[in-house]
Context: one part of a larger RNA
């Protein structure tokens, strides 16, 4: 000077409490560990690894593992001498295939010199190539603590010095936010404002969008109109600015008012100080040392990452009457769509198929929202759950045995609300409903995103846990 204290004071976080729902049993998805295998590629290890890299493993990917194969080489520059084509097509043999062998069409520019450019394959050599190693040799980026209020500097001025002071003290804020003090004056990075969205209003602009009023239809479907939605450009509005009480006449504080779409940071994003954790990645890239070069590199088929006595973490569905079934009929937003989204009709219980209008989309489409309302069922391992299995299909794809998703019939497992434990939440929040997307041929309970409905609780700061200032 820091750090720490089962030392004080003083103060904050959904840290406790108070309230709602969960996990912790069950059955299935998933990830990790183990165990096992020829491999079961590799990385992440409290918090801050475990639906984490993977926004998508049948081959591909793919790094693993047997097998057959290739060795200047799948890729890149020079180098020589040949060739004018390679590529793409066609066809045939052998092979599991890379591949080996046969086959068949075709260069440009020219100063007319194979000169110059491009391609090929051959050859010899630098060399390529390594998802091999070290993240404890680093760049980059990333996670925590923390969106927590803090870290620091220049002069000054004490101190022999390290270092103090400013930054401490009274107050006061979400805040080193301000105010008043004061051997301190200043300043800088961080707060906070300048950004974006969302609530109100005002203008501007009126089609793919909307319809008050005329008139028209089956339908804003046409005329017509741009008021109103609304779309998307610009700008106003909130500032503790007014009142009143309160404080040191200060900063603000409190209550209420008023006025207002909004009121005390209005809700929500983006933003992440010196710095800590030799935190995380060399397998995203990049890049130093070491290392392998007929192999740890390169090509291929087939397996594997999908295994299974167990363990544990995250979801997903239940255990049912706030439910299940059936019928009914309204109301969203936010996205996607030409290698594509597909209206209609038409075949099928269905998954889909068949014809195919429209649409490069405020036009055309996915597209049906769903909880919701009405019947029924009556507490029962059930008309509650759906795991499991057996048949029989659709689709993708070269191909669904290992190891795809989805639909019909049958089948109907544990499960009666869950030990110790332990999670998220403070408002349009929790809880619950259904929708879109990115990856992607197929494959969503996972992420990311959007509307629907739509709540309880909070006395309070003794205690658990993390933080911030003084001592």
């Nucleotide at each position: 000077u820091g750090a720490c204290g089962g030392g004080g004071g003083c103060c904050c976080g959904c840290a406790c409490a108070a309230c709602c729902g969960g996990u912790g049993g069950a059955g299935c998805a998933u990830g990790u560990g183990g165990u096992u295998u020829a491999a079961u590629u590799c990385g992440a290890a409290a918090c801050a690894a475990c639906g984490c890299g993977c926004a998508g493993a049948a081959c591909c990917u793919u790094a693993c593992c047997a097998g057959c194969c290739c060795u200047u080489g799948a890729c890149a520059u020079a180098c020589c001498g040949a060739u004018c084509g390679c590529g793409a097509u066609u066809u045939c043999c052998a092979g599991a295939g890379a591949u080996g062998g046969a086959u068949u069409u075709u260069c440009a520019g020219u100063u007319c010199g194979g000169c110059u450019g491009g391609a090929u394959a051959g050859g010899a050599u630098a060399c390529a190539g390594g998802u091999g190693c070290u993240g404890c040799a680093u760049g980059g980026c990333u996670g925590u603590c923390g969106u927590c209020a803090g870290c620091u500097c220049g002069u000054g001025u004490c101190g022999u010095g390290a270092g103090a002071u400013g930054u401490u003290g009274g107050g006061u804020u979400a805040a080193g936010u301000c105010c008043c003090g004061c051997a301190a004056c200043g300043a800088g990075c961080g707060c906070a404002a300048c950004c974006c969205c969302c609530a109100c209003c005002c203008u501007u602009a009126g089609u793919u969008g909307c319809c008050a009023u005329c008139a028209u239809u089956a339908a804003g479907u046409u005329g017509g109109g741009c008021a109103c939605u609304c779309u998307a450009g610009g700008g106003g509005a909130a500032c503790u600015g007014c009142c009143g009480g309160u404080g040191a006449u200060a900063a603000g504080c409190c209550g209420g008012g008023a006025g207002g779409a909004a009121g005390g940071u209005g809700g929500g994003g983006a933003u992440g100080a010196c710095g800590u954790c030799a935190a995380g990645u060399c397998c995203u890239c990049a890049u130093g040392g070491c290392c392998c070069u007929u192999a740890u590199g390169g090509g291929c088929u087939g397996g594997g990452c999908u295994a299974c006595a167990c363990a544990c973490g995250u979801g997903c569905u239940a255990c049912a009457a706030u439910g299940g079934c059936a019928g009914u009929g309204a109301c969203a937003a936010u996205g996607g769509g030409u290698u594509g989204c597909a209206a209609a009709c038409c075949a099928g219980c269905g998954a889909u198929g068949g014809u195919g209008a429209g649409c490069u989309a405020a036009u055309c489409u996915c597209a049906a929202a769903a909880a919701g309302c009405u019947g029924u069922c009556u507490c029962a391992g059930u008309u509650c759950g759906g795991a499991u299995u057996g048949g029989g299909g659709u689709c993708u794809g070269c191909a669904a045995c290992u190891c795809g998703a989805c639909c019909c019939c049958a089948u109907g497992a544990a499960g009666u609300c869950g030990g110790a434990a332990u999670c998220g939440c403070u408002a349009g929040u929790a809880a619950u409903c259904g929708u879109g997307g990115a990856u992607c041929a197929g494959c969503a309970u996972g992420c990311c995103a959007c509307g629907g409905u739509g709540a309880a609780u909070a006395c309070g700061u003794u205690c658990c846990c993390g933080g911030g200032c003084c001592u």
Model confidence (mean pLDDT): 80 of 100. A computed fold for a 471-nucleotide part of an RNA from an uncultured prokaryote, annotated as small-subunit ribosomal RNA, 3' major domain. Its Rfam family is "Bacterial small subunit ribosomal RNA".